Predicted 3D model of a 1482-nucleotide RNA (small-subunit ribosomal RNA) from an uncultured bacterium.
RNAcentral holds the sequence, with entries from ENA, Greengenes and SILVA.
Rfam family: Bacterial small subunit ribosomal RNA. Rfam links the family to the GO terms structural constituent of ribosome and ribosome.
RNA sequence: AGAGUUUGAUCAUGGCUCAGGAUAAACGCUGGCGGCGUGCAUAACACAUUCAAGUCGAACGGACUUAGGGUGAAAGCUUGCUUUCUAACUAAGUUAGUGGCGGACGGGUGAGUAACGCGUGAGCAACCUGCCUUUCAGAGGGGGAUAACGUUUGGAAACGAACGCUAAUACCGCAUAAAGCAUGAUUACCGCAUGGUAGAUAUGCCAAAGGAGCAAUCCGCUGAGAGAUGGGCUCGCGUCCGAUUAGGCAGUUGGUGAGGUAAAGGCUCACCAAACCGACGAUCGGUAGCCGGACUGAGAGGUUGAACGGCCACAUUGGAACUGAGAAACGGUCCAGACUCCUACGGGAGGCAGCAGUGGGGAAUAUUGGGCAAUGGGCGCAAGCCUGACCCAGCGACGCCGCGUGAGGGAAGACGGUCUUCGGAUUGUAAACCUCUUUCAGCAGGGAAGACAAAAGGACGGUACCUGCAGAAGAAGCCACGGCUAACUACGUGCCAGCAGCCGCGGUAAUACGUAGGUGGCGAGCGUUAUCCGGAUUUACUGAGUGUAAAGGGUGUGUAGGCGGGACUGCAAGUCAGAUGUGAAAAUCAUGGGCUCAACCCAUGACCUGCGUCUGAAACUGUGGUUCUUGAGAGCGGGAGAGGUAAAUGGAAUUCCUGGUGUAGCGGUGAAAUGCGUAGAUAUCAGGAGGAACACCGGUGGCGAAGGCGAUUUACUGGACCGCAACUGACGCUGAGACACGAAAGCGUGGGGAGCAAACAGGAUUAGAUACCCUGGUAGUCCACGCUGUAAACGAUGAAUGCUAGGUGUAGGGUACGCAAGUAUUCUGUGCCGCAGUUAACACAAUAAGCAUUCCACCUGGGGAGUACGGCCGCAAGGUUGAAACUCAAAGGAAUUGACGGGAGCCCGCACAAGCAGUGGAGUAUGUGGUUUAAUUCGACGCAACGCGAAGAACCUUACCGGAGCUUGACAUCCUGCUGAAUAUCCGGGUAAUGCCGGAUAGUCCUUCGGGACAGCAGAGACAGGUGGUGCAUGGUUGUCGUCAGCUCGUGUCGUGAGAUGUUGGGUUAAGUCCCGCAACGAGCGCAACCCUUAUUGUCAGUUGCUACGCAAGAGCACUCUGGCGAGACUGCCGUUGACAAAACGGAGGAAGGUGGGGACGACGUCAAAUCAUCAUGCCCCUUACGCCCCGGGCUACACACGUACUACAAUGGCGCAAACAAAGGGAAGCGAACCCGCGAGGGGGAGCAAAUCCCAUAAAAGGCGUCCCAGUUCGGAUUGCAGGCUGCAACCCGCCUGUAUGAAGUUGGAAUUGCUAGUAAUCGUGGAUCAGCAUGCCACGGUGAAUACGUUCCCGGGCUUUGUACACACCGCCCGUCAAACCAUGAAAGUCGGGGACACCCGAAGUCUGUGAGCCAACCGCAAGGAGGCAGCAGCCGAAGGUGGAUUCGAUGAUUGGGGUUAAGUCGUAACAAGGUAACC
Repeated sequence: AGAGUUUGAUCAUGGCUCAGGAUAAACGCUGGCGGCGUGCAUAACACAUUCAAGUCGAACGGACUUAGGGUGAAAGCUUGCUUUCUAACUAAGUUAGUGGCGGACGGGUGAGUAACGCGUGAGCAACCUGCCUUUCAGAGGGGGAUAACGUUUGGAAACGAACGCUAAUACCGCAUAAAGCAUGAUUACCGCAUGGUAGAUAUGCCAAAGGAGCAAUCCGCUGAGAGAUGGGCUCGCGUCCGAUUAGGCAGUUGGUGAGGUAAAGGCUCACCAAACCGACGAUCGGUAGCCGGACUGAGAGGUUGAACGGCCACAUUGGAACUGAGAAACGGUCCAGACUCCUACGGGAGGCAGCAGUGGGGAAUAUUGGGCAAUGGGCGCAAGCCUGACCCAGCGACGCCGCGUGAGGGAAGACGGUCUUCGGAUUGUAAACCUCUUUCAGCAGGGAAGACAAAAGGACGGUACCUGCAGAAGAAGCCACGGCUAACUACGUGCCAGCAGCCGCGGUAAUACGUAGGUGGCGAGCGUUAUCCGGAUUUACUGAGUGUAAAGGGUGUGUAGGCGGGACUGCAAGUCAGAUGUGAAAAUCAUGGGCUCAACCCAUGACCUGCGUCUGAAACUGUGGUUCUUGAGAGCGGGAGAGGUAAAUGGAAUUCCUGGUGUAGCGGUGAAAUGCGUAGAUAUCAGGAGGAACACCGGUGGCGAAGGCGAUUUACUGGACCGCAACUGACGCUGAGACACGAAAGCGUGGGGAGCAAACAGGAUUAGAUACCCUGGUAGUCCACGCUGUAAACGAUGAAUGCUAGGUGUAGGGUACGCAAGUAUUCUGUGCCGCAGUUAACACAAUAAGCAUUCCACCUGGGGAGUACGGCCGCAAGGUUGAAACUCAAAGGAAUUGACGGGAGCCCGCACAAGCAGUGGAGUAUGUGGUUUAAUUCGACGCAACGCGAAGAACCUUACCGGAGCUUGACAUCCUGCUGAAUAUCCGGGUAAUGCCGGAUAGUCCUUCGGGACAGCAGAGACAGGUGGUGCAUGGUUGUCGUCAGCUCGUGUCGUGAGAUGUUGGGUUAAGUCCCGCAACGAGCGCAACCCUUAUUGUCAGUUGCUACGCAAGAGCACUCUGGCGAGACUGCCGUUGACAAAACGGAGGAAGGUGGGGACGACGUCAAAUCAUCAUGCCCCUUACGCCCCGGGCUACACACGUACUACAAUGGCGCAAACAAAGGGAAGCGAACCCGCGAGGGGGAGCAAAUCCCAUAAAAGGCGUCCCAGUUCGGAUUGCAGGCUGCAACCCGCCUGUAUGAAGUUGGAAUUGCUAGUAAUCGUGGAUCAGCAUGCCACGGUGAAUACGUUCCCGGGCUUUGUACACACCGCCCGUCAAACCAUGAAAGUCGGGGACACCCGAAGUCUGUGAGCCAACCGCAAGGAGGCAGCAGCCGAAGGUGGAUUCGAUGAUUGGGGUUAAGUCGUAACAAGGUAACC
């Protein structure tokens, strides 16, 4: 730091996804050790059990124990002794209770809370503060109770009740008392106001406790000041989402007075006023503890708030107060609710969100451990006691860090595994083997620091650490290997099983599934899942956009707000600088240090970017003042205009009405019909009625904010422009809300209605036609008033200001010059072209989409959806605001190359046209489909399959079927044994036939004599064999577009790029053929030429050829002919046209003239075109069979359909007779002459010929003569009978030919369709390949020998250019909607159920407060009565839970219903993309 993914490819837009880091994690596989951390995120769910807050006897009275003590009593007797018990008292100790301090800290949790809760900074002149520090002063003298205890008593228990006794540092008066408090007056100083401070003074009021000690003294007590610490309250700023929450509020806002509090305050109350908060977001709803920090990031930010630290809130839920310095109190109290437990049923007890632990929930989170040794806390004078705070240990790879599982040598590159082209490669120095070491773990010995001024005292812990011992010994896995992304092979599987983060793999050769080998990565871990940040500049402050990708509001006026011209001056809010306070510690960073290192810990520094205070500066912003004119406005003078509103007027045209003329049609269309018309239409003339719209002018001309505005005139009226410059003096720009305007259609009321025309009707078209076309036709269109408020309301471009080359039109005005025409210049508007610049490109370009500034609006993937719900508006239609679930990996923009178009232009072709002859009808032949069959083998299927593979199926062929056989095989190589041959000929048996069995004759080579070569037989396996599959695994070959003129490359240039240019353009050509031009210059494959043949000729050579010799022989080579070498044709010459070019046209000459005719030759590529059955070949399959052999059958079937041919339908003919003229071929298992026989096919015969010699071999049509006379015929010959011939082992299935007899269809062929442009079509015969035999097919040869082409509109195919495109598998494309099916989420819905928060009313616990207090009462006063004071009780206000009610909001569910989405091969049509066949769209 980027990468993958939209496309055939490209650029940009844009989403999705990945690589990184992190975690209180969980899951899967695996697991050696240690250190430091960390561990219920879910049910603030419920909790068994232990423990977590006590302490003080130096506050107090008791009780108890022990010791002393000894009063008193009793007993024994030894009569004054002993023993026992015992009161006071003393000492030591334990302790329930009274009392003091502490249980408000520490520990837990995050439910609630959007708040002065938290953070930060201030303030309190409006406050409190136990223990602590310090200062001043004081502590005199009294009183009355009460627990404990005792007695009695209630209760199951918890817990009480009555009576009696008693103490205090418990409680209560009195005295003393000011620097305290209150009140009044006064002085000084200070403060932002109320006011505060200080001093002196007057009056009134208020205090105390003792304990220990021999003592000194110590610990306490009371009042007051100050401090420290801790709190309380107030304020500025900051602190999540939603406007589909816009108004909220009744103690509400303020005042006066009172109450209350430690204290200000509507905190509370009475009265008065009607305020207060809110678009700078009140209120409401949702969510949430906040912060230091943590994670991430370059940063800015984003996310987060576990552990540690600060603050807050809570303690089963709700309410309340008491005590106290402090609580509305986690381990206190009272009440209410829910729940659990005990119960004797009367009543009681409880609160783990303390540490452990249990159940439950959950993917998931630990021990009912040790110790107070350390640190800290409570109490105590202290010793000490308590402390699940804390320190430790245990469990968990949960995280971070460290260490190890060995090190060195070692190639026969071992065995084994895997792959293999079988050669090898790899695992791999890896192992074995040799040498060495011992960290960790294990065993044994020693053994800390942590502990203080000295002694003692350590849970951890016999731990860390040190030493010794043994032995490589006990210790490696996980994931991945198609791309992103480091790492590849084999087998299995066969769109199955499966994988997948995205793209996507898998349909028989899967580097993507599964396994194995190998490799890569990390390593006691590795992967997966989840979440956050990053990448993502994909919310853009840093740092994006809005013409066409998502995105400019339809337009204006204008409120708040934001922003704002020149000069001078004051202030100092922003801004900047300095100083200072604060910004806790921890964390982070840097440096240094301590654990062997590290993690971890310690110290110091930096940082904490913030907030406050003080001082200073004054450029900029702000603000106050003065001033200016250029922004803006006003004034005066002009001209332009479909600007608006109202009224009046006008002519043309359509329609209708009346009348005239006039007669059979009119109208309409692609063609028709419906319609109108003999009751007189259309047409035409005259007159009249009525409504609507205003031709020409008219123009990318004008005006208006936009929508929009078009006859003429008048009235009223808005705005812009130009000129002048002596007025005002920044008055400006933008503009959320708001208000106004706003095409068409639509709605309401009332008019109007000629034409046009949704709906509707009819006629056509069509498969259908609810359309397009036609005939009619109602709303509507028009007017008035009102509503609607939307459009592709578009320049798809918000408004304003300034600046930044030009050129050329046009509209309005001005200036200068000019007689004018006009020229130059300037302002405003409106167009085109174009530079810089911008842009993804297209394009924009002074009318910006350029360079800047200000303000507003809007956008953030596609679909769902501008939909649902809610709100607002509307009479309705509907508008506006405007989601989510779910789903996809794209959707979309611009441009490129193709392909395509029922787009355009140019051009070509037997493409059409013009012609000739056909096919399609008949019969036959042949091929195909279909059907049949045991089999009818297989392949070929538009052109480009179908007389095709097949240049020839009776057997063979043959691949098919039936039957019978063989199994190393019919064929190849290798091994062993035997034989000697092999082979040829012949015979016999047997069979349907091969196979099988047997026999005879002839018949080898080399040799070192061992044998070998060769062959046969037998045997074993390796293997053979396969016309079995896959032409969609392939090679090769072939067809086709197409003999069409195209297809490319190098360098350069242009473009961000795909690509373009060249190759386009102007001409020309058969041609990308050539010329010219040109940011291109060259080149290659194609075209052409070179090759063959044919047409002319020269020369040479000539036998088998030829003959000017009468014949033969001979001779000759002139001619014919043959075949070698040449010549010839090149637009070369002339003329015309053309750019002077290329070239075209005409002509001359010539055998031939413009590539002379024909052939071979087929560019880059297309069609997954054809062929695995020519051949070759990968993989798969068969192996006593899918191989091989044999006989027979089949490929020849036959209701039918199609293709290709032949023969005909006749007189341009048939038949008969006589009688001419070819070319090119073939011939030895051959062609076969003459001659003879046969009507003939043919037979006999055998000359000649390996061929210019001989044979096949008479060419036929034509031409001559004769006949037939238009008919199913003297046409036609199918079919069939009989008789023959030939080939062949064999003509039944199933050959060809001959003779004779028979004599079918057919009289020129519907729709449709084929070939051909000259020696061509047509017609006539001849030959050859294949082949034993068998062509109407195929290939070739010559004979006779036409017609027509105006031309390129149309059909088909092709080439080039251009255009559109939503196509790229490329129009046989793409694609839309209904319906049918399955699934998913969602809206509505009679309702039903549940939750939340308020409100109204009822009831009203505990409790504070108020009132009352006739009942009760120790302290004080009083002699007493009584008083002061207090308590119970009662009443009242408030008041939780509860109840009732109607609204509100959220959620769940609901028959049915609505649309939406998704789903390889359903139905109907064909709406869109090309002019998409009616241009599309709103």